RNA sequence: GGCGGUGUAGCUCAGUUGGUAGAGCAGCGGACUCAUAAGCCGCGGGUCACCCGUUCGAUCCGGGUCACCGCCA
Repeated sequence: GGCGGUGUAGCUCAGUUGGUAGAGCAGCGGACUCAUAAGCCGCGGGUCACCCGUUCGAUCCGGGUCACCGCCA
């Protein structure tokens, strides 16, 4: 330098052939207990890497940039 993949909650990851995003763990609260843990109930937390475009509407489609991983040179 070329090609491909990945980027979504604190972490690991889903997701929708375009209609304002979820799980598990973690955190916080409640209940239970003499108390703690486990288990139970509930809650908060996201500019979906960034910019531009298409569209009434983009996490999703198109172009570009950045980071990481792999292959080739």